[in-house]
The RNA shown here (SAM riboswitch aptamer (S box leader)) has 114 nucleotides and comes from an uncultured Saprospiraceae bacterium. The coordinates come from a structure-prediction model, not an experiment, and the mean pLDDT is 79.
RNA sequence: UACUUAUCAAGAAAGGUGGAGGGAAAGGCCCUGCGAAACCUUAGCAACCAGCCGUGUAAAUUCGGAAAAGGUGCUAAUUCCUAUCUCAUAAUAUUUUAAUGAGAAAGAUGAGGA
Numbered sequence: 001u002a003c004u005u006a007u008c009a010a011g012a013a014a015g016g017u018g019g020a021g022g023g024a025a026a027g028g029c030c031c032u033g034c035g036a037a038a039c040c041u042u043a044g045c046a047a048c049c050a051g052c053c054g055u056g057u058a059a060a061u062u063c064g065g066a067a068a069a070g071g072u073g074c075u076a077a078u079u080c081c082u083a084u085c086u087c088a089u090a091a092u093a094u095u096u097u098a099a100u101g102a103g104a105a106a107g108a109u110g111a112g113g114a
C1' cells in the first nucleotide's frame, strides 16, 4: 500500500510545549487566541487481539463469561450531516425534480494472511 473480515446512535480529559488552524476529501454546519494541528505527561473509556474460565469439535472454526496487569484503538457534535450508486414508498408527471427509509460505496479502527 492493496485485499479479506468484524464493528461504527453508547462511552471517556486535564496539564505542559506549541503557535493558527482543525473536523478525510466537495458542500453545509460547527470547533478554535477563553489557544487549532502536532508532540509529550498523566488520567480515563471501551473490550478488537492476546492471555484466563467455560462451551463445542476427531482437530479446528464457533459460542458465552469474568478481568483490565499485556498489544492496539479512542476520549466535541451518529462515521457531525449531506453528497455518488441501487432498491422500496408516496407526491408531481412527457421529460424532470426534490422527500423518506433500507442497502451499497467511501472512511475510521481492530484482526488476518500477502
Stems, first nucleotide, its partner, number of pairs: 001114001003112006013042005021031003026082003043075003048071002052065003079106001084104006091097001